[in-house]
RNA sequence: GCGGAGGAGGAUGAGGUCGCGGGCCGCCCCGCCCCUGCGGGCGCGGUCCGAGGAAAGUCCGGGCUCCACAGGGCACGGUGCCGGGUAACCCCCGGGCGUCGCGAGGCGACGGAAAGUGUCACAGAGAACAGACCGCCGAUGGCGGCUCUGGCCGCACAGGCAAGGGUGAAACGGUGGGGUAAGAGCCCACCGCGCGCGCCGGCGACGGCGGCGGCACGACAAACCCCACCGGGAGCAAGGCCGAGCAGGAGCGAGCGGCGGCCCGCCGCGUUCGAGCUCCGGGUAGGCCGCACGAGGCGCCGGGCGACCGCGCGCCCCAGAGAGAUGACCUCGCGGGCUCCGCCCGCCACAGAACCCGGCUUACCCUCCUCCGCGGCC
RNA sequence: GGCAGGGUAGCUCAGCCUGGUAGAGCAGGGGACUCAUAAGCCCUUGGCCGCGGGUUCGAAUCCCGCCCCUGCCA
Numbered sequence: 001g002c003g004g005a006g007g008a009g010g011a012u013g014a015g016g017u018c019g020c021g022g023g024c025c026g027c028c029c030c031g032c033c034c035c036u037g038c039g040g041g042c043g044c045g046g047u048c049c050g051a052g053g054a055a056a057g058u059c060c061g062g063g064c065u066c067c068a069c070a071g072g073g074c075a076c077g078g079u080g081c082c083g084g085g086u087a088a089c090c091c092c093c094g095g096g097c098g099u100c101g102c103g104a105g106g107c108g109a110c111g112g113a114a115a116g117u118g119u120c121a122c123a124g125a126g127a128a129c130a131g132a133c134c135g136c137c138g139a140u141g142g143c144g145g146c147u148c149u150g151g152c153c154g155c156a157c158a159g160g161c162a163a164g165g166g167u168g169a170a171a172c173g174g175u176g177g178g179g180u181a182a183g184a185g186c187c188c189a190c191c192g193c194g195c196g197c198g199c200c201g202g203c204g205a206c207g208g209c210g211g212c213g214g215c216a217c218g219a220c221a222a223a224c225c226c227c228a229c230c231g232g233g234a235g236c237a238a239g240g241c242c243g244a245g246c247a248g249g250a251g252c253g254a255g256c257g258g259c260g261g262c263c264c265g266c267c268g269c270g271u272u273c274g275a276g277c278u279c280c281g282g283g284u285a286g287g288c289c290g291c292a293c294g295a296g297g298c299g300c301c302g303g304g305c306g307a308c309c310g311c312g313c314g315c316c317c318c319a320g321a322g323a324g325a326u327g328a329c330c331u332c333g334c335g336g337g338c339u340c341c342g343c344c345c346g347c348c349a350c351a352g353a354a355c356c357c358g359g360c361u362u363a364c365c366c367u368c369c370u371c372c373g374c375g376g377c378c
Numbered sequence: 379g380g381c382a383g384g385g386u387a388g389c390u391c392a393g394c395c396u397g398g399u400a401g402a403g404c405a406g407g408g409g410a411c412u413c414a415u416a417a418g419c420c421c422u423u424g425g426c427c428g429c430g431g432g433u434u435c436g437a438a439u440c441c442c443g444c445c446c447c448u449g450c451c452a
Stems, first nucleotide, its partner, number of pairs: 001374009013332006020050008028041005052350001056361002059359005064235004076231005081095005096110001097108004111226002116224002118220003133165002135161003140158002142155005173191006192215001193213003197210005239289004248280005255269005296316005301310003333347006379451007388404004398435001406422004428444005
């Protein structure tokens, strides 16, 4: 200098003032006849806290709640190398194998194609126990010619071959030698490949060594399928408690209400169609709970390569709604601009909790830290 | 907040499950018919299948991740 891996921070670098939401405490006021106690206050004061690494997408997994459920199987869906972590996982860690990179390292839906079914368009001779267009040969047979009768030459009809060309995403191992009429694992050496063989190492995936096989076994399972394992459904608008009014049921029942307090009077509703009062269940509006102490956070210690774990220790309480709160200003500092005694703008990206938690994915201006590789120079 | 369905030609939709050629109707353009127009007839234009990756020889179709639209639940 170029790169690789991982981590931390991230509404401002410091201070101040006012405001907004919530919890707790105190005072004041109101209601329940009074006190105690309880409830309410858009009253006041004090104190503490107040968005994120992704709060997002709602893609996985759980907690929680309601519904369903004897047990087993089928169907459907998901996961898929091995071992471990975890409450659980389509997550994470370690390892194996494959692949890319000089390397540090990156990436991989990575079980089974010798259970079965299916597909492989176009092109091409042939596309799955294949096939012969061009091509090579023509040893053997055939035809023709020559002949010293031993054979030789020609044709390419029968036929043989699959090396070379050509098609294709894919054509039934590669190189060299032998062999042959020409050829070919036909034979041999090396390389590659396979084995549902053995031994050794490993918990295992797998690896190493040896042996066997001339090669038999194309691809696709993010096609159906097979094998192994997992999964009941819905979601906080879940669900629970209280509960006006209207309607309903039961009982009592002749009065009840209005005209500002009382009487008279008047008016309205009732006395078969039942006003009014009391009680009852379900439950609407509405209110409260669920709902913020939890698989909780931070630091240290211990175990483990690590993910992670510890009824080890210490400290801490850390948003929560009305689908609604986080803002504004001042001083200094920093950056930028200008008509530079001064003024203006900005302190930055992506983005805003709504039952909670563990992950993944996606978006993103920057700053800082640790470890490692390659190359150059001293 | 939670849960479903869907993006294909100018418009409305097939095709996707079971992967190889993207199609129908309407609309648009041209021709013929007619004195002229409409209807009917013949011909024809037009789509990187919402975007980006992956699997496969090959993807509108199968898988994954984003974006957008619509509907349902108090």